[in-house]
RNA sequence: GCGUCAGUAACACAGCGGUUUGAGUGCCUGCCUUCCAAGCAGGAGGUCGAGGGUUCGAGUCCCACCUGGCGCA
Numbered sequence: 001g002c003g004u005c006a007g008u009a010a011c012a013c014a015g016c017g018g019u020u021u022g023a024g025u026g027c028c029u030g031c032c033u034u035c036c037a038a039g040c041a042g043g044a045g046g047u048c049g050a051g052g053g054u055u056c057g058a059g060u061c062c063c064a065c066c067u068g069g070c071g072c073a
Base pairs, nucleotide, nucleotide: 001072002071003070004069005068006067007066010025011024013022018056027043028042029041030040031039049065051063052062053061
C1' cells in the first nucleotide's frame, strides 16, 4: 500500500430503519446483617470513533476519513 473485520456506559459486549440506546461486571445510595461478604431494591454514568450523504425517520444503509486486529504484498 491492498483486502477484510471491528469501534456503542469505566470494562468486555448486545442492539429488525421507528416506544426512551440496553443487559452483565464495576461505581454510588438504601434494605438485610452485631459487622463484612453474599443477597435484594433503586440510581448515576452514552457526542453510538469524527464528518458528510440517503431517508419522513440512521447506532443500523451509502461515501471518504481516523484508530485497532487479521491476511496478502